[in-house]
Model confidence (mean pLDDT): 80 of 100. A computed fold for a 72-nucleotide RNA from an Alphaproteobacteria bacterium, annotated as transfer RNA. Taxonomically the source falls in Alphaproteobacteria (Bacteria, Pseudomonadati, Pseudomonadota). Its Rfam family is "tRNA".
RNA sequence: GGGUGUAUAGCUUAAGGGUAGAGUAGCUGACUCUUAAUCAGCUUGUCGAGAGUUCGAAUCUCUCUACACCCU
Numbered sequence: 001g002g003g004u005g006u007a008u009a010g011c012u013u014a015a016g017g018g019u020a021g022a023g024u025a026g027c028u029g030a031c032u033c034u035u036a037a038u039c040a041g042c043u044u045g046u047c048g049a050g051a052g053u054u055c056g057a058a059u060c061u062c063u064c065u066a067c068a069c070c071c072u
Stems, first nucleotide, its partner, number of pairs: 001071007010024004018055001026042005048064005
C1' cells in the first nucleotide's frame, strides 16, 4: 500500500427496513436467625462517528475512526 471481518446496556451477545431483546451485573421485595442460593418485580442503550437512499435505517450504500486477521 491492497483486501476481509468486527463495533448494540457495566460485561457477554441477539435482532427480516416498521417502537432494540436476552443472559449476566445492579436495585427493590419475598424467603432465611444472618449470608449465600432460590423466587417475583424494576432500572440501564442518542445501536463507533458523519453523510446518503427511504414514508421509515441498528439493518442498505459511501466516507472516516478503532481493533483483529490475510496479502504485498